RNAcentral holds the sequence, with entries from ENA. This is a predicted structure of a 1501-nucleotide RNA (small-subunit ribosomal RNA) from an uncultured prokaryote. Its mean pLDDT, the model's own confidence on a scale to 100, is 84. It matches the Rfam family "Bacterial small subunit ribosomal RNA". Rfam links the family to the GO terms structural constituent of ribosome and ribosome.

RNA sequence: AGAGUUUGAUCCUGGCUCAGAUUGAACGCUGGCGGUAUGCUUAACACAUGCAAGUCGAACGGAAACGAUGGUAGCUUGCUACCAGGCGUCGAGUGGCGGACGGGUGAGUAACGCGUAGGAAUCUGCCCAGUAGUGGGGGGCAACCAGGGGAAACCCUGGCUAAUACCGCAUACACCCUACGGGGAAAAGAGGGCCUCUUCUAAGCUCUUGGCUAUUGGAUGAGCCUGCGUGAGAUUAGCUAGUUGGUGAGGUAAAAGCUCACCAAGGCGACGAUCUCUAGCUGGUCUGAGAGGACGAUCAGCCACACUGGGACUGAGACACGGCCCAGACUCCUACGGGAGACAGCAGUGGGGAAUAUUGGACAAUGGGCGGAAGCCUGAUCCAGCAAUACCGCGUGUGUGAAGAAGGCUCUAGGGUCGUAAAGCACUUUCAGUAGGGAGGAAAGGGAAGUAGUUAAUACCUGCUUUCUGUGACGUUACCUACAGAAGAAGCACCGGCUAACUCCGUGCCAGCAGCCGCGGUAAUACGGAGGGUGCAAGCGUUAAUCGGAAUUACUGGGCGUAAAGCGCGCGUAGGCGGACUGUUAAGUCUCAUGUGAAAGCCCUGGGCUCAACCUGGGAACUGCAUGGGAUACUGGCAGUCUAGAAUACAGUAGAGGGUAGUGGAAUUUCAGGUGUAGCGGUGAAAUGCGUAGAUAUCCGGAGGAACACCAGUGGCGAAGGCGGCUUCCUGGACCAACACUGACGCUGAGGGGCGGAAGCGUGGGGAGCGAACAGGAUUAGAUACCCUGGUAGUCCACGCCGUAAACGAUGAGAACUAGAUGUUGGGGGGGCAUGGCCCUUUAGUGUCGAAGCUAACGCGUUAAGUUCUCCGCCUGGGGAGUACGGCCGCAAGGUUAAAACUCAAAUGAAUUGACGGGGGCCCGCACAAGCGGUGGAGCAUGUGGUUUAAUUCGAUGCAACGCGAAAAACCUUACCUACUCUUGACAUCCUCGUAACUUGUCAGAAAUGACUUGGUGCCUUCGGGAGCCGAGUGACAGGUGCUGCAUGGCUGUCGUCAGCUCGUGUUGUGAAAUGUUGGGUUAAGUUUUGUAACGAGCGCAACCCUUGUCCUUAGUUGCCAGCACGUAAAGGUGGGAACUUUAAGGAGACUGCCGGUGACAAACCGGAGGAAGGUGGGGACGACGUCAAGUCAUCAAGGCCCUUACGGCCAGGGCUACACACGUGCUACAAUGGUAGGUACAGAGAGUCGCGAAGCGGUGACGUGGAGCUAAUCUCAGAAAACCCAUCGUAGUCCGGAUUGGAGUCUGCAACUCGACUCCAUGAAGUCGGAAUCGCUAGUAAUCGCGAAUCAGAAUGUCGCGGUGAAUACGUUCCCGGGCCUUGUACACACCGCCCGUCACACCAUGGGAGUGGAUUGCACCAGAAGUGAUUAGUCUACUUCGGGAGGUCGCUCACCACUUUGUGAUUCAUGACUGGGGUGAAGUCGUAACAAGGUAGCC
Repeated sequence: AGAGUUUGAUCCUGGCUCAGAUUGAACGCUGGCGGUAUGCUUAACACAUGCAAGUCGAACGGAAACGAUGGUAGCUUGCUACCAGGCGUCGAGUGGCGGACGGGUGAGUAACGCGUAGGAAUCUGCCCAGUAGUGGGGGGCAACCAGGGGAAACCCUGGCUAAUACCGCAUACACCCUACGGGGAAAAGAGGGCCUCUUCUAAGCUCUUGGCUAUUGGAUGAGCCUGCGUGAGAUUAGCUAGUUGGUGAGGUAAAAGCUCACCAAGGCGACGAUCUCUAGCUGGUCUGAGAGGACGAUCAGCCACACUGGGACUGAGACACGGCCCAGACUCCUACGGGAGACAGCAGUGGGGAAUAUUGGACAAUGGGCGGAAGCCUGAUCCAGCAAUACCGCGUGUGUGAAGAAGGCUCUAGGGUCGUAAAGCACUUUCAGUAGGGAGGAAAGGGAAGUAGUUAAUACCUGCUUUCUGUGACGUUACCUACAGAAGAAGCACCGGCUAACUCCGUGCCAGCAGCCGCGGUAAUACGGAGGGUGCAAGCGUUAAUCGGAAUUACUGGGCGUAAAGCGCGCGUAGGCGGACUGUUAAGUCUCAUGUGAAAGCCCUGGGCUCAACCUGGGAACUGCAUGGGAUACUGGCAGUCUAGAAUACAGUAGAGGGUAGUGGAAUUUCAGGUGUAGCGGUGAAAUGCGUAGAUAUCCGGAGGAACACCAGUGGCGAAGGCGGCUUCCUGGACCAACACUGACGCUGAGGGGCGGAAGCGUGGGGAGCGAACAGGAUUAGAUACCCUGGUAGUCCACGCCGUAAACGAUGAGAACUAGAUGUUGGGGGGGCAUGGCCCUUUAGUGUCGAAGCUAACGCGUUAAGUUCUCCGCCUGGGGAGUACGGCCGCAAGGUUAAAACUCAAAUGAAUUGACGGGGGCCCGCACAAGCGGUGGAGCAUGUGGUUUAAUUCGAUGCAACGCGAAAAACCUUACCUACUCUUGACAUCCUCGUAACUUGUCAGAAAUGACUUGGUGCCUUCGGGAGCCGAGUGACAGGUGCUGCAUGGCUGUCGUCAGCUCGUGUUGUGAAAUGUUGGGUUAAGUUUUGUAACGAGCGCAACCCUUGUCCUUAGUUGCCAGCACGUAAAGGUGGGAACUUUAAGGAGACUGCCGGUGACAAACCGGAGGAAGGUGGGGACGACGUCAAGUCAUCAAGGCCCUUACGGCCAGGGCUACACACGUGCUACAAUGGUAGGUACAGAGAGUCGCGAAGCGGUGACGUGGAGCUAAUCUCAGAAAACCCAUCGUAGUCCGGAUUGGAGUCUGCAACUCGACUCCAUGAAGUCGGAAUCGCUAGUAAUCGCGAAUCAGAAUGUCGCGGUGAAUACGUUCCCGGGCCUUGUACACACCGCCCGUCACACCAUGGGAGUGGAUUGCACCAGAAGUGAUUAGUCUACUUCGGGAGGUCGCUCACCACUUUGUGAUUCAUGACUGGGGUGAAGUCGUAACAAGGUAGCC
């Protein structure tokens, strides 16, 4: 410090997620040791039991218990009882001090509660310092005794008694009050010793010590007040009657409405009062670079609370955790009459919960209370126990060791890896274990001695010194030593990317994983296991939570044209900001000093535990606040001045600026009349509608309403909405020029108030045209639409509402600065003349282009989206939703303000490449058109679907399957079915054994096969043996037309023989990409030329190849025969020839080369010449990058899976040939351009020895016989047919057509039944040119005619070839189909067979409304009134007394305040509710097709 995720890819915006650190944690797996910390975050829920606050006999009366001593008695001679407060001591009691500290918890509290800095009107026990005192009296009450009540708790009555308990009196420096005269108020002793006296008690002396009273000051602690800071919500906007202030009184320790009476009417609040929700606050902790954000466990400071609520008492201090009273709920005891209790102290229990420890030890240390002290008490504290809860440290060994062991895993079968890892060898012993030793935490205290002080004293007491004694819970302490032995000690998570780490097996969208993206549908590095690896390590992961990353709330540090985001517009209040100069002030600002900012913590630097964590010394820091001194540039305040901002006056200008009242013509409609006749109107086409009762058309006249053609213009005006005939009146604003005046008067603007299109609403008018709703007609599958005919609200006017629009420049207002060019509107100035109206300049608007700059890009660019300043508004992922609830506004419609639950991992912007469009442009193709011939109808052939079947084997399925694989199913083929059989197998390799191989025949069987049988002894040899064949056996293996063409190779089809597809370098762009390859021409062509930020290149095109067309050369056999000769009935038959044809080798030829024209001087095109051939001469082969998961696992190959006495092998028969039907491809026809019969002629290319097979003979014929010749330019197949000549038929189901059927045959073949072809005789079906629709073809082509070949025993109407005859038409590119290029739109990218919307149906989820119901909190008005305090008091009791009494007290009555409580009525909030509303999410449901392309009616508000 970043990364993943939206897309085909890109850049941005933007959310989600991850990597880090942390925790009082919990859970899962695992677990050796130690140190240091920490440990109910939930029920402030309820609590059994024990302990947590006592102490003082040196305050007191005393003596229940224990002990010692002494005595007495009993006697068991060491026990019991008794006596002695004489002693140690001490229960209960009086009294003092302390129980207000320490300890716990965080419920409440949004507050002077806390933090910080200050303040004045206060109190303060114990402590310190000071001053003055401490005199003299008195009466009671506990305890105790006696009596009584009660179950108990406890209580009552009578009697005795002490004090440092209580009460007067005296005194009063100081203190308090005061009217300045005066008045008021105190006190306590105790302990030791001594002597005098003595009634043996008191008095006295002395020492010590402590206290007490009054008071001053301090210290400490506490109370009070104030500034500032310290959560959220405005869907809480008004709150407040003791409320705010004053006067007086009361009250408090103390200021104060703290309380009361009266008076006034204030006080708080948009700088957020009140209300609601949440919360103890802080030092600090976690995180972060910081600023910040989150938190407030342990430790420390403050506050609050102590079962819930209220109350006071006591006291220095409390309204009191382990005190009191009352009320309430709960628990317990009870004799039912009454009582007791409060763990949020330490342990502990139950409960709740994911979850948090021992009913431990000790007061040894530190501290606290009491005490003079010893000491006692102390669950504060110090320790121990439990827990990997956290942090820190240590260990689980070290070295060597390759046969790279065994074993595991994997494998390309070689190996690799675990791995020096182990074993083995040699060492070490931390920690744990056993044994022994052994610090420190201890200082005190006590005894003794000495000494000093005090004193009459050597006593007592106190201080100091020395010495002795002696105090440890932890503790079997830390630490040290010895012993033995590698001995007792490693796991967890992860391994697709982010993110370090990979393979095998299993599974098969199942099981499962997952933080995000996403894995899993038979080859999963993503699931589960294993091996291996990576990371951490006594831990490791997960979950939860906080900060970070997140600049994703942006102070540091973001944005608002299109991504979320500028209010529709101006006016203006508060507020914010504000021109120039001078002076002053010093609030902001800056600087210095002082005080404070507790300690701990963090940081720096030393020290101590072996290190570290931890502890400890010092420093720094604590960014803050307050006070004081100083500075004065800037901001602010005050004062004065100025004119550049702003405003005003005077002179002009333009304008659909606004309002009002008039008025004009054209047009539509309508009414009346005239002319006139059959239609009009409307549409894609129609119909509804109007019209013979006279329409439409046309003429004249009238009525009425609305809108204002041309001018008219990215022209004008206005703040925006908006404004358009002409005229009048009223009125707002702007601009220009010149100066005059005021003197900052300015800008913005939360709230507020005003204007505000259309539609809509209310009342009243008006209503021509248009026209929601509605009606009818069409269209359509439907058509509640688009189209048509009508038509009501409305549109218009007046008045009043509404207050919203894609109210848009999707761009808030104001100011300043920053290149220009060119239009246009309004105004001003100047100049020259070329006198046209041009040029120059200035100012205010309004447009286009463009520099710098900005922007994600598009784009913006002096009219900024540039560079700055001021102010306002707004945004923070998509959906839910601009919705619900609440408030406000409205007559309503509705508007405004405005959420949450839930859900998704995206949603969005700009640009790019494609694809697509019922977008556009250009171009091509038998694509259409123009033609010729077909198919679709018939019969048959053939293939397919379907059906059938034991099986009808399998594959191919739009074009691009269907006479296709199959260039040929009777058996075989054959893969299918039914039977019968074989199991190392029909076939391959290896091993062992045997045997020649091979062969004849018989029987059984459908055959395979089985049983028996005949003949036969081979080849090579170094004589050991070897090779080959056959048989048997064993196991490795064979075998599979079984599956997967969606695991593959290879091959093929298709777009398409279409002209395209790319690359290098350069350049442009942030980038995807672009450029090149686009543009102007041209071509069959990305063919070529030119232009050009491109220059080149590659695969394609073309050419090179084959064939055909012309000529030449060479060569002539089996081919040829012109000339010469021979010869035949005829015939190159023969001699010969090499001219021709031809054969097969090599060359020539054609290149827009030449001429003319067009074109741009190009490329090229058009025409012409020559030529056998002319613009690629014709034909073929040749198929770019890629697309279709196209086809093929059944040609072959091959991965994986599956079968292995079978899914393999053999064999017989059957099937692939079925047949209500449908489709494709063909053949033959329907006839006279023909059929039939006869005659005559002309090819090319092939094939042939398991063959072609001549002549001859036989048969009507298929064919038979025959066998010449031929391994082929020699022989054979082999008679080409259409054509031509002649004859006949005469338009008919025929002399057309030949299906079907009967009979008889031929041939092939083991075998023609299922199921071959052919022949003859007979039979003679449909069919008379074919609906919708559809196919082929542009020249030697279509059409038509025959011939051959492959396959093949036989079996073509198919296929592949060959030649014969031989046309018609193309104006042209509007349309259909396909394709190419450019461009445009896009919400598509699986790419239009795309995407996608809404209702309905079903399931689930959250939520709104809802008659209500239940709870909680709270306001107001009442009821009520315990305890307590205060007041009152004629009752009751009583202290005191000078006995007159007055002033008190107790109890009681009453009043005031007041907790619980009651009732009524509101408010807020939570839960729930029949039914109901919409929303979200779901598998492939239903109906349509709204949107994205001109989305088929442009879309949207």